About this RNA
Model confidence (mean pLDDT): 81 of 100. A computed fold for a 73-nucleotide RNA from Microbacterium caowuchunii, annotated as transfer RNA.
[in-house]
RNA sequence: CCCCCCGUAGCUCAGUGGAUAGAGCAGGAGCCUUCUAAUCUCUUGGUCGGGUGUUCGAAUCACCCCGGGGGGG
Numbered sequence: 001c002c003c004c005c006c007g008u009a010g011c012u013c014a015g016u017g018g019a020u021a022g023a024g025c026a027g028g029a030g031c032c033u034u035c036u037a038a039u040c041u042c043u044u045g046g047u048c049g050g051g052u053g054u055u056c057g058a059a060u061c062a063c064c065c066c067g068g069g070g071g072g073g
Stems, first nucleotide, its partner, number of pairs: 001072007010025004018056001027043004049065005
């Protein structure tokens, strides 16, 4: 320098054009228990890496940039 993949909650990830963006774990509260843990119930938490564009509508498509990983030279 070139090519490919990835970036979504504190962590691991799903969602690949359409309704208020979701799950598990973690955190908080409750239930239970002599107490703790576990189970169960409820619940907090999001500039969807940043910007511009396309579209009636963008996490999703296009372009540029940033960061991470892999391959080639």

The organism belongs to Microbacterium, within Bacteria. The RNAcentral record of the sequence draws on ENA. Its Rfam family is "tRNA". By type it is a transfer RNA.